[in-house]
The RNA shown here (transfer RNA) has 73 nucleotides and comes from Candidatus Crickella merdequi.
Model confidence (mean pLDDT): 82 of 100.
NCBI's taxonomy places the organism under Bacteria, Clostridia, Peptostreptococcales, Anaerovoracaceae, Candidatus Crickella.
It was read from a public genome assembly.
It matches the Rfam family "tRNA". By type it is a transfer RNA.
């Protein structure tokens, strides 16, 4: 150099064109408790790698472009 795969919460992952995007688990606060663990409940927390494109609409397709792995030479 080429080709494929990933990049969404702090950390593990869903979601594959019509929701200002969800689940786990950490953290938070609150209830349990003499104190805690463990349970349970309740808010937090993403402009979805980055910039153009398509389209009435884009995390979702399409280009390039970062960064990770794997494979070819």
């Nucleotide at each position: 150099g080429c080709g494929c795969c990933u990049g969404u919460a702090g950390c593990u992952c869903a979601g594959g064109g019509g929701a200002u995007a969800g689940a786990g688990u950490a953290g938070u606060u609150c209830a349990c408790u003499c104190c805690g663990a463990a349970u349970g409940a309740a808010a937090u927390g993403g402009c979805c790698g980055g910039c153009g494109g398509u389209u009435c609409g884009a995390a979702u397709c399409c280009g390039c472009c970062c960064a990770g792995g794997c494979g070819c030479a």